Predicted 3D model of an 85-nucleotide RNA (Glycine riboswitch aptamer) from an Acidimicrobiia bacterium.
Rfam family: Glycine riboswitch aptamer. Rfam's curators write: This family represents the bacterial glycine riboswitch. Glycine riboswitches usually consist of two metabolite-binding aptamers domains with similar structures in tandem.
NCBI's taxonomy places the organism under Bacteria, Bacillati, Actinomycetota, Acidimicrobiia.
It was read from a public genome assembly, where an Rfam model found it.
RNA sequence: UGACGCCUUGCGGGAGAGCCGAUCAUCGGCGCCGAAGGAGCAACCGCCCCGGGAAUCUCUCAGGCAAACGGACCGCUUGGAACAG
Numbered sequence: 001u002g003a004c005g006c007c008u009u010g011c012g013g014g015a016g017a018g019c020c021g022a023u024c025a026u027c028g029g030c031g032c033c034g035a036a037g038g039a040g041c042a043a044c045c046g047c048c049c050c051g052g053g054a055a056u057c058u059c060u061c062a063g064g065c066a067a068a069c070g071g072a073c074c075g076c077u078u079g080g081a082a083c084a085g
Base pairs, nucleotide, nucleotide: 001085006080007079010076011075012074013073018030019029020028021027022026031065032064033063037061038059039058040057044052045051046050
């Protein structure tokens, strides 16, 4: 100095799932969704009792089911620490 990658700033895109009764919001009943977060596990590995071990898979605790907010992930971008080189 330092690509990819990691964290981060801003912008853009961004799915799914409902009725009823009270009722601004919200609360209750039952139903439903999965892409914040969380939890679980295969192959495989190990010091083999056991432990490690991924997800957009599974669960649905949480969250959500008009809009708004949020939203995994993707594109561009701001800054940061730095490995390899």